[in-house]
RNA sequence: ACGGUAGUAGUUCAGUGGCAGAACUCGGGCCUGUGGCGCCCGCGGCAGGGGUUCGAUUCCCCUCUACCGUC
Numbered sequence: 001a002c003g004g005u006a007g008u009a010g011u012u013c014a015g016u017g018g019c020a021g022a023a024c025u026c027g028g029g030c031c032u033g034u035g036g037c038g039c040c041c042g043c044g045g046c047a048g049g050g051g052u053u054c055g056a057u058u059c060c061c062c063u064c065u066a067c068c069g070u071c
Base pairs, nucleotide, nucleotide: 001070002069003068004067005066006065007064010024011023012022013021018054026042027041028040029039030038047063048062049061050060051059
């Protein structure tokens, strides 16, 4: 320099055009003599910019970050 893969919640991951989900963590409540376990509820996110579309996490382009490959 070129090519490829990935980027979604604090963490690990789903989600291939139509209101963004799970588990763990965290906060509150129930339970318990206290704590833990268990049960219920809640908080919290699409790497950035642009384009296509009635509608984009999803499709296209550029940039950024991490990893892999070729010279």